[in-house]
Annotation:
A computed fold for a 245-nucleotide part of an RNA from a Patescibacteria group bacterium, annotated as large-subunit ribosomal RNA, domain VI. The full RNA is in RNAcentral, with records from ENA. The coordinates come from a structure-prediction model, not an experiment, and the mean pLDDT is 87. NCBI's taxonomy places the organism under Bacteria, Bacteria candidate phyla.
Context: one part of a larger RNA
RNA sequence: CGCGGAAACUUGAGGAGUCCCUUUCUUAGUACGAGAGGACCGGAAAGGACGAAGCUCUAGUGUACCAGCUGUCCCACCAGGGGCAUUGCUGGGUAGCUACCUUCGGUUUAGAUAAGCGCUGAAAGCAUAUAAGCGCGAAGCUGUCUCCAAGAUUAGGUUUCACAGGCUCCCGGGAGACUACCGGGUUGAUAGGCUCUAGGUGUAAGCGCGGUAACGCGUUCAGCCGAGGAGUACUAAUAAGCCAU
Numbered sequence: 001c002g003c004g005g006a007a008a009c010u011u012g013a014g015g016a017g018u019c020c021c022u023u024u025c026u027u028a029g030u031a032c033g034a035g036a037g038g039a040c041c042g043g044a045a046a047g048g049a050c051g052a053a054g055c056u057c058u059a060g061u062g063u064a065c066c067a068g069c070u071g072u073c074c075c076a077c078c079a080g081g082g083g084c085a086u087u088g089c090u091g092g093g094u095a096g097c098u099a100c101c102u103u104c105g106g107u108u109u110a111g112a113u114a115a116g117c118g119c120u121g122a123a124a125g126c127a128u129a130u131a132a133g134c135g136c137g138a139a140g141c142u143g144u145c146u147c148c149a150a151g152a153u154u155a156g157g158u159u160u161c162a163c164a165g166g167c168u169c170c171c172g173g174g175a176g177a178c179u180a181c182c183g184g185g186u187u188g189a190u191a192g193g194c195u196c197u198a199g200g201u202g203u204a205a206g207c208g209c210g211g212u213a214a215c216g217c218g219u220u221c222a223g224c225c226g227a228g229g230a231g232u233a234c235u236a237a238u239a240a241g242c243c244a245u
Base pairs, nucleotide, nucleotide: 001151005161006160007159008158009157010156014148015147016146017145020048021047022046023045024044025043026042032037050105051104052103053102054101058099059098060097061096065092066091067090068089069088070085071084072083073082074081075080109143110142111141116136117135118134119133165243166242167241168240169185170184171183172182173181190236191235192234193232194231195230196229197228199225200224201223206219207218208217209216210215
């Protein structure tokens, strides 16, 4: 830009993907075979690689966070802290992201066939699966399963609206390079703040008591944090403009 405008929900022409493999048990030491050996068909259970989704578990990261420790400078000193030293080093670790983790998948069959195997059957009194006709038969093909899909210009369909709707702008996001997409914009819980909390760290400071002291005990499952979850208009989404019908 197209398909009269708009919003929502859809059909599926067409396309892409998947449709993989092994072992064990059983049938059965059966059929077969002199023996050695050793099945088809059918049933059951594990596993591998591959793929999709997810973070409940396990594990990693986690330069938000909590604690411990060293050197040095600073806050006048003590105590308590801050800066720097690879995030100074070490021990843990929420969310998110991730795999080594978890869950699931390759099922069911239907149709038409290949090689192959057949029925009936002439040309050619026989024979012949083929010439007319009919059937069986693959991990393969088409459908069944998953995804995309009306620029499918044949531009589809349904419902509702037309005092329609959309955009700019702003607050944000499990969305993201930008854009797009999704949520929200005071008739408001969209983000921040505040309060509470799942959870993390591991018992703060100060004070008291004990000890000559290092230190220990109590107050204290404390203090601090809390990307997750709730609540709450305190802050910011004000106001306005444009397009279109």